[in-house]
RNA sequence: UCGUGACAAAAGCAAAGCGGUCGAAAGAUCGUGACGCAAAGUUACCUGCCUAUUGCCCCUAAGUAUUGUUCCAGGGUUACGGUCGAGGGACUACCGGA
Numbered sequence: 001u002c003g004u005g006a007c008a009a010a011a012g013c014a015a016a017g018c019g020g021u022c023g024a025a026a027g028a029u030c031g032u033g034a035c036g037c038a039a040a041g042u043u044a045c046c047u048g049c050c051u052a053u054u055g056c057c058c059c060u061a062a063g064u065a066u067u068g069u070u071c072c073a074g075g076g077u078u079a080c081g082g083u084c085g086a087g088g089g090a091c092u093a094c095c096g097g098a
Stems, first nucleotide, its partner, number of pairs: 004096002012037002017032006035085001041091003045088003048083003055077004062070001064068001
């Protein structure tokens, strides 16, 4: 230096729940709290997963003289939103027994 992960040492992070705030939601953030984590450090580059404000399609009370058209509610699809404590990639990092 590269790899690696001990009944080692010194540190670190913080699940669920609860409360505040933001958000259409997914979720994020702050406090509390520890389930756990050898990268549970950073990054949304690839894949997966979550949500659907938005667009499109279906449906459709009611309105309209007719054809059509608009349209409350509802359904389908859609990421530019999110998830790194989903997997992979990239970058960085404490210790040193085998």
The RNA shown here (c-di-GMP-I riboswitch aptamer) has 98 nucleotides and comes from a Gammaproteobacteria bacterium. Its mean pLDDT, the model's own confidence on a scale to 100, is 81. NCBI's taxonomy places the organism under Bacteria, Pseudomonadati, Pseudomonadota, Gammaproteobacteria. It matches the Rfam family "c-di-GMP-I riboswitch aptamer". About the family: GEMM was predicted in a large-scale screen for bacterial structured RNA regulatory elements. The model forms 95% of the base pairs in the Rfam consensus.